[in-house]
Context: one part of a larger RNA
């Protein structure tokens, strides 16, 4: 010397741009973070139109009849397996690479192809009754669908079988032949928008191997689903993944098994490099969601803001019986040296639904706090010697502070006031219009040197030196080491050196 997610001291002007629980994966008061579709449905029936009537203020109220279709509790479809957060576990195919899968799934998206016939019975909401302090719930009744269930149809679907061709072992494909098999849904506002079967793609997703990346031998032997094998179950799919049998294997000093640590990597620091540390921010992958176990539903979860059983904790309760998970965004407490607003908007990018308007969305887009970092910029320029006072030093002659100041000419960035204002808007709407940020950013004007410098060091490594107090005391110190009466080493001042909105300590790394 460099580099922090830093913390402390002392000390501060702006501004742009990042960044901000490293500890206690401790405990959470309270909002808020997932919805959306009425163009699936059966209801539900708002405002308003139009016609009678009755009141009377002669244009109003009221009741009626048509009509109108806001609005949305329920069912029914999609989403909710995305996005966010944490790093606790995991030394392991969990990452990285680089290969495979003749062992494989894949919603919505994109392509081809066909087809969208015909029936049935519930069932919620709503109606009655009724239990229950609540969470919630029981019966009766009726009712609709893109909810459910049958039927027919079927192209290149599946399965067996036989054929034809081919391969990289096990196999693999087919406009080929028999057989079994299993399946569609409508609604409409009608150039659309959808539903099913099959194929192809695309994305994502599982699977499997080669290699590679910590310390310990003061861990040496380790293993009975263990290692194969043959059958069978599972599974989208291989496989002791399970499970009967059979066999007696496997796995190791090239370091197993066991103990400690630890999410991985792109990358970030440091160094000429090799290397060494690291793995906040940002981006990929994995894990995890109170703790522990387990399915259920879906194209995907064994599911943070679902369910269920068990545990701790914590609430509510009328004591019978219930809720409930911030490692989501803000906020509290606590723990710590230490780390932030219970903001504001869906404008803009993106996600979800929806034909769209649109809703929704603490993802993201901003804004508040903090010198926490890097960056820019300023606190003022020119001239001013008789080198004023003052200050310190003096060999009393000066010397030094010091062109600094005063004074004299200017400028006015930033901060201040005032006036004028943005792009980001593609969109979407018939049109009007629509921007959180924000009257910000910026341009203009206005007034005045006005409001704006500390810190840290001066024995020697190490740029800076002298004067007093102290008297081995007080006291300094990163290593030498200073200080016992003339200390450049301590303490104060003046000078000077170094950096500067920061500077010093401490703390980790090179």
């Nucleotide at each position: 010397g460099g580099a922090c997610c830093a913390a402390c001291g002392c000390u501060g002007g702006c501004g742009g741009c990042g960044u901000g629980c490293u500890u206690a994966a401790c405990a959470c008061a309270c909002g808020c973070u997932a919805g959306u579709c009425g163009a699936a449905c059966g209801a539900u029936g708002a405002a308003g139109g139009u016609g009678g009537g009755a009141g009377c203020u002669u244009g109003c109220u009221c009741c009626u009849a048509c009509u109108g279709g806001a609005u949305u509790a329920g069912u029914g479809g999609c989403g909710a397996a995305c996005g966010g957060g944490u790093g606790a576990g995991u030394a392991a195919c969990a990452c990285g690479u680089g290969a495979g899968c003749a062992a494989u799934c894949u919603g919505c998206c994109c392509c081809u192809g066909a087809c969208u016939c015909u029936g049935g019975g519930a069932u919620a909401a709503g109606c009655g009754u009724u239990g229950g302090a609540a969470a919630c719930g029981a019966c009766g009744u009726c009712u609709a669908a893109u909810a459910c269930c049958g039927g027919a149809u079927a192209c290149g679907a599946g399965c067996u079988g036989g054929g034809a061709c081919c391969g990289c072992a096990u196999g693999g494909u087919c406009a080929c032949c028999a057989g079994c098999u299993g399946g569609a849904a409508a609604g409409a506002a009608c150039u659309u928008u959808g539903g099913u079967c099959a194929g192809g793609g695309a994305u994502g997703a599982g699977c499997u191997c080669g290699c590679g990346g910590c310390c310990u031998a003061u861990c040496a032997g380790c293993u009975u689903g263990u290692u194969g094998g043959u059958g069978a179950g599972g599974u989208a799919a291989u496989g002791g993944c399970u499970c009967a049998c059979c066999a007696a294997g496997g796995c190791g000093a090239c370091g197993a098994c066991g103990g400690g640590u630890a999410g991985c990597c792109g990358g970030c620091c440091u160094g000429a490099g090799a290397g060494g540390g690291u793995g906040a921010c940002c981006g990929g992958c994995c894990a995890c969601a109170c703790u522990g176990g387990g399915a259920c539903u879906g194209a995907g979860a064994c599911a943070c803001g679902g369910c269920c059983c068990a545990g701790a904790c914590u609430c509510c309760u009328a004591c019978g019986g219930g809720a409930g998970g911030c490692a989501g965004c803000a906020g509290u407490g606590g723990g710590g040296a230490a780390u932030a607003u219970u903001g504001c908007a869906c404008a803009a990018u993106g996600g979800g639904c929806g034909c769209a308007a649109g809703c929704c969305u603490g993802a993201u887009g901003c804004a508040g706090c903090a010198a926490c970092g890097c960056c820019g910029c300023g606190u003022g320029a020119g001239g001013g010697a008789c080198g004023a006072a003052g200050g310190c030093c003096u060999u009393c002659g000066g010397g030094u502070u010091g062109u600094a100041a005063a004074c004299c000419u200017c400028u006015u960035u930033u901060a201040g006031c005032a006036g004028g204002g943005a792009a980001g808007a593609a969109g979407c709407g018939a049109a009007a219009g629509u921007g959180a940020c924000g009257g910000u950013a910026c341009c203009u004007g206005c007034a005045g040197a006005a409001a704006a410098a500390g810190c840290g060091c001066c024995g020697g490594c190490u740029a800076a030196c002298u004067a007093c107090g102290u008297g081995c005391c007080a006291g300094c110190a990163g290593c030498c080491g200073c200080g016992g009466u003339a200390a450049u080493a301590c303490g104060u001042a003046g000078g000077g050196c170094g950096c500067a909105a920061g500077c010093g300590u401490u703390g980790u790394c090179c």
This is a predicted structure of a 510-nucleotide part of an RNA (small-subunit ribosomal RNA, 5' domain) from an uncultured Actinomycetes bacterium. Its mean pLDDT, the model's own confidence on a scale to 100, is 84. The RNAcentral record of the full RNA draws on Greengenes.